[in-house]
């Protein structure tokens, strides 16, 4: 440097719920495990959610400046391991 095992060691939690927040999308905190080798951190392209906001006033229509890194790229940092 590359690799990631029906192997140790330690770790993170989808839904589902409880509580808090929030316009909403989601977040945060607590129970709980479907996953995970960056499921550690950055919204930088790309896509996806929302739409306070705007227009119209109508149960519509439009956009992030809110989100989502457990959706993909891409940047950045790090544990253990030698099984193949």
């Nucleotide at each position: 440097a590359a690799c990631g095992a029906c192997a140790a060691a330690g770790g993170c939690a989808a839904a589902c719920u409880c509580g808090g927040u929030g316009a909403a999308a989601g977040c945060c905190g607590g129970g709980g495990a479907c996953g995970c080798a960056a499921a550690g951190c950055c919204a930088c392209g790309g896509g996806c959610c929302u739409a306070a906001c705007c227009c119209c006033u109508u149960u519509g229509g439009g956009u992030a400046c809110g989100g989502u890194c457990g959706c993909c790229g891409g940047g950045u940092u790090g544990c253990c391991g030698g099984a193949c």